[in-house]
Context: one part of a larger RNA
Molecule: small-subunit ribosomal RNA, 5' domain
Organism: uncultured bacterium
RNA sequence: GAGCGAACGCUGGCGGCAUGCUUAACACAUGCAAGUCGCACGGGCAGGGCAACCUGUCAGUGGCGGACGGGUGAGUAACGCGUAGGAAUCUAUCCUUGGGUGGGGGACAACCGUGGGAAACUACGGCUAAUACCGCAUGAUCCCUGAGGGGCAAAGGCGAAAGUCGCCUGAGGAGGAGCCUGCGUCUGAUUAGGUAGUUGGUGGGGUAAAGGCCUACCAAGCCUGCGAUCAGUAGCUGGUCUGAGAGGAUGAUCAGCCACACUGGGACUGAGACACGGCCCAGACUCCUACGGGAGGCAGCAGUGGGGAAUAUUGGACAAUGGGCGAAAGCCUGAUCCAGCAAUGCCGCGUGGAUGAAGAAGGUCUUCGGAUUGUAAAGUCCCUUUGGCGGGGACGAUGAUGACGGUACCCGCAGAAUAAGCUCCGGCUAACUUCGUGCCAGCAGCCGCGGUAAUACGAAGGGGGCUAGCGUUGCUC
Numbered sequence: 001g002a003g004c005g006a007a008c009g010c011u012g013g014c015g016g017c018a019u020g021c022u023u024a025a026c027a028c029a030u031g032c033a034a035g036u037c038g039c040a041c042g043g044g045c046a047g048g049g050c051a052a053c054c055u056g057u058c059a060g061u062g063g064c065g066g067a068c069g070g071g072u073g074a075g076u077a078a079c080g081c082g083u084a085g086g087a088a089u090c091u092a093u094c095c096u097u098g099g100g101u102g103g104g105g106g107a108c109a110a111c112c113g114u115g116g117g118a119a120a121c122u123a124c125g126g127c128u129a130a131u132a133c134c135g136c137a138u139g140a141u142c143c144c145u146g147a148g149g150g151g152c153a154a155a156g157g158c159g160a161a162a163g164u165c166g167c168c169u170g171a172g173g174a175g176g177a178g179c180c181u182g183c184g185u186c187u188g189a190u191u192a193g194g195u196a197g198u199u200g201g202u203g204g205g206g207u208a209a210a211g212g213c214c215u216a217c218c219a220a221g222c223c224u225g226c227g228a229u230c231a232g233u234a235g236c237u238g239g240u241c242u243g244a245g246a247g248g249a250u251g252a253u254c255a256g257c258c259a260c261a262c263u264g265g266g267a268c269u270g271a272g273a274c275a276c277g278g279c280c281c282a283g284a285c286u287c288c289u290a291c292g293g294g295a296g297g298c299a300g301c302a303g304u305g306g307g308g309a310a311u312a313u314u315g316g317a318c319a320a321u322g323g324g325c326g327a328a329a330g331c332c333u334g335a336u337c338c339a340g341c342a343a344u345g346c347c348g349c350g351u352g353g354a355u356g357a358a359g360a361a362g363g364u365c366u367u368c369g370g371a372u373u374g375u376a377a378a379g380u381c382c383c384u385u386u387g388g389c390g391g392g393g394a395c396g397a398u399g400a401u402g403a404c405g406g407u408a409c410c411c412g413c414a415g416a417a418u419a420a421g422c423u424c425c426g427g428c429u430a431a432c433u434u435c436g437u438g439c440c441a442g443c444a445g446c447c448g449c450g451g452u453a454a455u456a457c458g459a460a461g462g463g464g465g466c467u468a469g470c471g472u473u474g475c476u477c
Base pairs, nucleotide, nucleotide: 001477002476003475004474006473007472008471009470010469013349014348015347016346017345018344019342020341021307026305027304028303030302031301032300035064036063037062040061041060043058044057045056046055047054048053071260072259073258080185081184082183083182084181085180086179089177090176091175094173095172096171097170098169099168100167101166102136104134105133111126112125113124114123115122116121142151143150144149156165157164158163186232187231188230193223194222195221198220199219200218201217202216203215204214205213235257236256237255238254239250240249241248242247262283263282264281265280266279285296286295287294288293313339315338316337317336321335322333323332324331325330352382353381354380355379362373363372364371365370388413389412390411391410392409396404421466422465423464424463425462426447427446428445432461433460434459435458436457442449443448
């Protein structure tokens, strides 16, 4: 000098755009954050209808989605990340394309009945539907094979119909995911040896898939001074800051990857999880209880307590973009878009302009002549940014739909009106005098000032610097 997710002190007019728990991955009251489909299905209730049935709604069976989106950085020195490659794999929805969709069966919820329990919930019996479940048939392909052969499917809904949305089984694609490898990736030797599934082989198992991934047997290997092992620290990267560069520091916001979801472990379902707002077990903590037993997990958005120098609203809307479900209408969406708070940062604007010498008054200094504050003020003449009042009023929305918002912006009106501080003045370093104080009180980044004329302390006048900020502290180059 530059920079910051900053904080503190004094001060503070407006707008735009950004940013905002760096500390306790501490504990959490309350509300919301993942639902949707009646064009898969049978019922309950309400309304309409003589009825068949229709409409709405509710829980249930069923389907798809809750593996995305959002948060955090604890752990991790690792194929975790970055980069360049590889082969032994999977992939719901979507796209392209081939073939098929025949005929049967038995249940379980809801509901009804009888019970248990304080509750959470739950037991038994009975009835019932389906795109739920299970056989049979067929099966081009597909899978297995000892190449003879063997094995595996399906579901219907809506519509008057045409048809449309589905369903099953193959092939290819797109996007996604899993796995392996070369190279790179902090500090310590006051850590020198480490390792028994350890290193390799064979047989077997397991996985979507290669593999000591697991297991039995056999061999005795494997890593290491080019730093193994151990210990400490740490999410990694694109980037960011600085610097002429090389480099150094850093990893907030945004984007990619990883890991985690009260702590530890486990699997289930599923195309995909070992699953933040799913399940089971153990633990700590909190709550309810009739003491028998139960309920919970904000590192989602707000918000509370606590910690801290320190970090915001228990706001609006699905209008846009995107996501889930649905044939659609639509529903849901604290993702998102907006608004609120904060000079936290960057950028822009304003706090008036011109004129005005009796160089007014006052202040300060004085050699008492004057000098300076100073065109500064007053006065005179103008302009109206911002703010105020009145009127109009968007783009964002290809047809409808606007939270923002009567916002931005435009027009008119009055009126200098509503708006300046902070710090420094011994040298470094731009800027000096007087008074007070008297090694006191105090200052200080370094050198150093202060013990009776202090340009260094305190005040005043004057001056320098920056300016809605200024100064200090901390950290980085």